[in-house]
RNA sequence: GAAUGAAAAAGGCUACCUGUUUCGAAAGAGCAGGCACGCAAAACUACCGGUCUAAGGGGAUGUUACCUAAGACAGCGGGGCUGCCAGA
Numbered sequence: 001g002a003a004u005g006a007a008a009a010a011g012g013c014u015a016c017c018u019g020u021u022u023c024g025a026a027a028g029a030g031c032a033g034g035c036a037c038g039c040a041a042a043a044c045u046a047c048c049g050g051u052c053u054a055a056g057g058g059g060a061u062g063u064u065a066c067c068u069a070a071g072a073c074a075g076c077g078g079g080g081c082u083g084c085c086a087g088a
Base pairs, nucleotide, nucleotide: 004086005085012039013038016034017033018032019031020030021029023028037075044080045079047078048077049076050073051072052071056068057067058066
């Protein structure tokens, strides 16, 4: 220095639940509290696949169903990028 993550230490995150918002059409997101399903990147990034939503648009129409991401999910998988400890 590095493959790597077995054991350990310090520190970190928070699934879920409750409340809330001059956020959002929704999916979802933010904030506060409780708790601890889990996580070595559960930091960041929509590049690839996937999933959710469907305002607008499309199409149809008696109404609905339907199609569509420019919206969202990084705690679905992969990739990229930065990083703590150990490195047996």
Notes:
c-di-GMP-I riboswitch aptamer from a Kangiellaceae bacterium, 88 nucleotides, folded computationally. Its Rfam family is "c-di-GMP-I riboswitch aptamer". Rfam's curators write: GEMM was predicted in a large-scale screen for bacterial structured RNA regulatory elements. Model confidence (mean pLDDT): 87 of 100.